About this RNA: Predicted 3D model of a 351-nucleotide part of an RNA (large-subunit ribosomal RNA, domain IV) from Saccharimonadales bacterium (SeqCode). Its mean pLDDT, the model's own confidence on a scale to 100, is 87. The full RNA is in RNAcentral, with records from ENA.

Context: one part of a larger RNA
RNA sequence: UGCUCGUUCAGGAACUCGGCAAAUUAGCCCCGUAACUUCGGGAGAAGGGGUGCCACAUUAUCGUCCUCUUCGGAGGGUGCGAGAAGUGGUUGCAAUGACCAGCGCCAGGCGACUGUUUACUAAAAACACAGGUCUCCGCAAAGUCGUGAAGACGACGUAUGGGGGCUGACGCCUGCCCAAUGCUGGAAGGUUAAAAGGAGAGGUUAGCCGCAAGGCGAAGCUUUGAAUUGAAGCCCCAGUGAAUGGCGGCCGUAACUAUAACGGUCCUAAGGUAGCGAAAUUCCUUGUCGGGUAAGUUCCGACCUGCACGAAUGGCGUAACGAUCUGGCGACUGUCUUAACGAGCAGCACA
Numbered sequence: 001u002g003c004u005c006g007u008u009c010a011g012g013a014a015c016u017c018g019g020c021a022a023a024u025u026a027g028c029c030c031c032g033u034a035a036c037u038u039c040g041g042g043a044g045a046a047g048g049g050g051u052g053c054c055a056c057a058u059u060a061u062c063g064u065c066c067u068c069u070u071c072g073g074a075g076g077g078u079g080c081g082a083g084a085a086g087u088g089g090u091u092g093c094a095a096u097g098a099c100c101a102g103c104g105c106c107a108g109g110c111g112a113c114u115g116u117u118u119a120c121u122a123a124a125a126a127c128a129c130a131g132g133u134c135u136c137c138g139c140a141a142a143g144u145c146g147u148g149a150a151g152a153c154g155a156c157g158u159a160u161g162g163g164g165g166c167u168g169a170c171g172c173c174u175g176c177c178c179a180a181u182g183c184u185g186g187a188a189g190g191u192u193a194a195a196a197g198g199a200g201a202g203g204u205u206a207g208c209c210g211c212a213a214g215g216c217g218a219a220g221c222u223u224u225g226a227a228u229u230g231a232a233g234c235c236c237c238a239g240u241g242a243a244u245g246g247c248g249g250c251c252g253u254a255a256c257u258a259u260a261a262c263g264g265u266c267c268u269a270a271g272g273u274a275g276c277g278a279a280a281u282u283c284c285u286u287g288u289c290g291g292g293u294a295a296g297u298u299c300c301g302a303c304c305u306g307c308a309c310g311a312a313u314g315g316c317g318u319a320a321c322g323a324u325c326u327g328g329c330g331a332c333u334g335u336c337u338u339a340a341c342g343a344g345c346a347g348c349a350c351a
Stems, first nucleotide, its partner, number of pairs: 001346008010337002014335001019332001027051005036041001038169001052090005061082004065076004091095001103330007110322002115127002131167007143153003170317004175247003180244002182240005189235003195229002200224005207216003248266005275309001276306001287303005
């Protein structure tokens, strides 16, 4: 000097991003216990008091056994076991004397909860969850594994069942838009594959014409090939949002001013309803006002000018719960003012 511990005057968070770490609290008995609440909780709330040993005490009382009983109970023993309250006495600085052994409260965000997770930097507000809802599936089910298989799971189940998606207890609710994309249904018309069809065209050449060069050219074979017929799909027509998604602008107006219930106009499929709102969302921003502090970019309550909340990608509340996150208070402390001493271990130096 380092590591791991112990103690500390006065102060008591002044430390620090932050009370991180440490300290406080602690068992049992009695008293007492708020808001809120889903009436279960909250709650060990909080906050107080007691606690050793001795005597009364072989106590009261209880269990067990026996006897009696009017079945309520009563009685019994040189039985066995458990065992107070209270009163009095008594020792120490100190009695859950060591060990063991909750710190508490207030307010807010998120997630209802118990649970699960990044084996080895993240335990959470993430995942799951009961509940809600949509959708598919009538059984050789849908869906899944498998070689377009056999076979198997689903299921020795049968729509109060099984698969998939989203949401996520509970309470109050869940608005408008079907133009786009998707899905479902429809089938008149348009488009449309293979296939069918075979109008027509080409090649070849027996033959014919020609002095020749060459030309024409049946059948067959062959290469093509128009019209016409031709399903689903798409175009088309409807429906559908707890499907993917979307949910405006400008101008004017009231007898102070300001503001605009009101009016005009443009655009749209429709222009954001309830509720919430500087929010896990607010750029400007440390917004403004109030509270808390001597002093508060955080926090709480409001306001609404929502850059860029918003209703199952759920909205807003919510008791209980949380090794969650944020702010505050008390208690407590070497976190600090400010350092000191001690113990063990390690290191270094000297002898």